């Protein structure tokens, strides 16, 4: 340089053109003599950036940024 793919909560990852979720982490509460385990709650996302197409995009398209593979 040219292909492919991958960007969604702290963290690993779903899902889906029609209200963004889940496990873990975080808080708070109950247990406990005190932790941990458990059990009950709860906060937390402009979906990697900007454009288009759509009634309506996180999803379809296009650029551009990061990562990662393969190829010269």
């Nucleotide at each position: 340089g040219c292909g492919c793919g991958u960007g969604u909560a702290g963290c690993u990852c779903a899902a889906u053109g029609g209200c963004a979720g889940a496990g873990c982490a975080c808080c708070u509460c109950a247990c406990u003599g005190a932790u941990a385990a458990u059990g009950a709650g709860g906060g937390g996302g402009u979906a990697g950036a900007a454009g288009g197409u759509c009634c309506g995009a996180u999803u379809c398209c296009u650029u551009c940024c990061a990562c990662g593979c393969g190829c010269a």
Transfer RNA from a Candidatus Sungiibacteriota bacterium, 72 nucleotides, folded computationally. Its Rfam family is "tRNA". Gene Ontology term of the family: triplet codon-amino acid adaptor activity. Its mean pLDDT, the model's own confidence on a scale to 100, is 83.